[in-house]
RNA sequence: GCCCUUAUAGCUCAGCGGCAGAGCGUUCGCCUCGUAAGCGAAAGGCCCGUGGUUCAAUCCCGCGUGAGGGCA
Numbered sequence: 001g002c003c004c005u006u007a008u009a010g011c012u013c014a015g016c017g018g019c020a021g022a023g024c025g026u027u028c029g030c031c032u033c034g035u036a037a038g039c040g041a042a043a044g045g046c047c048c049g050u051g052g053u054u055c056a057a058u059c060c061c062g063c064g065u066g067a068g069g070g071c072a
Stems, first nucleotide, its partner, number of pairs: 001071007010024004018055001026042005048064005
């Protein structure tokens, strides 16, 4: 220098173009003599940035940035 993969909740990750989800964690409640376990609920996201396509973009396309990898 060229190419590929990747970026979504505190963490690990899902998510046919049509109002963003799970597990764990956190908080609260139930249960218990009490704690853990178990059960229920809640909070928590400008979906990396910027343009474009579209009636509509986390999703498709271009560029940039970060991370991982391949070739030279």